Record summary
Transfer RNA from a bacterium, 73 nucleotides, folded computationally. Its mean pLDDT, the model's own confidence on a scale to 100, is 82. Rfam family: tRNA. Rfam describes the family as follows. Transfer RNA (tRNA) molecules are approximately 80 nucleotides in length. The sequence was found in a public genome assembly.
């Protein structure tokens, strides 16, 4: 340099014919329970890599860029 795959909360991770409150797990906070903790249960907060475009509307489509992985050179 080329090709392919990927980038979604602190971590892992699903999803979408373009429109619903963006699914879930770990972790975090609060509460219940307990003499106190742990466990369990309930509730809560937190996310679509960056930019431009298309569109009434973009996490999803198009283009460019950045980053990661694999292969080729």
């Nucleotide at each position: 340099g080329g090709u392919g795959a990927g980038g979604u909360a602190g971590c892992c991770a699903a999803g979408u014919u373009g429109g619903u409150c963006a699914c879930g797990g770990c972790g975090g906070a609060u509460g219940u329970c307990u003499g106190a903790a742990a466990a369990a249960c309930a509730u809560c907060a937190g996310a679509u890599g960056c930019g431009u475009g298309u569109u009434c509307g973009a996490u999803c489509c198009a283009c460019g860029c950045c980053c990661u992985c694999a292969c080729c050179a």